A computed fold for a 382-nucleotide RNA from Roseicyclus sp., annotated as Bacterial RNase P class A. The source organism's lineage runs through Bacteria, Pseudomonadota, Rhodobacterales, Roseobacteraceae and Roseicyclus. Rfam family: Bacterial RNase P class A. The family's RNA type in Rfam is ribozyme.

[in-house]
RNA sequence: GCGGAGGGCUGGAUGGCCGCGGGCGGGCAACCGUUCGAGGAAAGUCCGGACUCCACAAGGCCACGGUGCCGGGUAACACCCGGGCGGAGCAAUCCGACGGAAAGCGCCACAGAAAUGAAACCGCCGUGCCCCUCGGGGCGCGGUAAGGGUGAAACGGUGGGGUAAGAGCCCACCGCGCGACGGGUAACCGGAGCGGCACGGCAAGCCCCACCGGGAGCAAUGCCAAAUAGGGAUGUCGCGGGGGCAACCCCGGGGUUUGGCUUUUGCCCCAGACAUCCGGGUUGGCAGCUUGAGGCGCGCGGGCAACCACGCGUCCAGAGGAAUGGUCAUCCAGAGGGGGCAACCCCUUGGACAAAAUCCGGCUUACAGGCCCUCCGCGCAU
Repeated sequence: GCGGAGGGCUGGAUGGCCGCGGGCGGGCAACCGUUCGAGGAAAGUCCGGACUCCACAAGGCCACGGUGCCGGGUAACACCCGGGCGGAGCAAUCCGACGGAAAGCGCCACAGAAAUGAAACCGCCGUGCCCCUCGGGGCGCGGUAAGGGUGAAACGGUGGGGUAAGAGCCCACCGCGCGACGGGUAACCGGAGCGGCACGGCAAGCCCCACCGGGAGCAAUGCCAAAUAGGGAUGUCGCGGGGGCAACCCCGGGGUUUGGCUUUUGCCCCAGACAUCCGGGUUGGCAGCUUGAGGCGCGCGGGCAACCACGCGUCCAGAGGAAUGGUCAUCCAGAGGGGGCAACCCCUUGGACAAAAUCCGGCUUACAGGCCCUCCGCGCAU
């Protein structure tokens, strides 16, 4: 100097005028003063929760869904950190749907002889017969899977011996299986020794195993006011008993949980309850509503890290069809051009993705321009 990898920050600033929403204060009110007011992703709605309701519910079975190496963090998670194994890369680093193929079923197209308990297209060897230009060729039988071909993958690889030619047929090494022993919290790693040892891949196919999971969601939910039709249809069960003046008590029956069944408890009903459908009224106001598993700044300690604990300071948006804006001026990050030794000056251009709606922790996706730190590779110079 060029290329690459990982992490962090920013993504405009100031002033004037006019206009909005919340809080606080003043005021009978109109209004006045003061203070705060959109993101790193607010987006996607993909995970996990807080909170609300369904009966505060409880147990069992099933269906369905999710996760899938080990350890740690966290309120929790499919997230984050560290590690192991596998893969990509020269490397920094990145990716992983990462339990099980010996429980079973299923698939492996095309090509190829043959794709799981298979097979001989070309070929090699032996042998019988025939032909012959005495090089050799054809047919049959037997042996063969080392050579060639096909393919993503061909029933281990390389080398040697052996053989008629070959083959783990035998041997060495590698691979594969078992594995004493050792290291590590663990996943795993190393490994003396033994065994010629064959039945490949796919579970991101069904499946098996382990663990986790009730459901719906701020349009949750609660209160006030108001109005209507105390509406209609169908179905299921039932339309009880005893005591007591009565309230009520006991027993029996029926119903009732935002996946289904069942049991227990609670609650409701016994002249009704529940389920399904049709129709009508209400579209108003208040709460939920922003003080949080908080954020930010500073300091200090533990931990490889994620993160945790402590101290001090600071309230940091709450709209309700939806506020946070418009305009003027100046400056500025960047880019282009000109002048200049340089500092600098002048002109032109110019600022991305994008908008809270119950809240929080993550992931994923989008992003003009600019800055910082660390690491890897290549080249050059000293």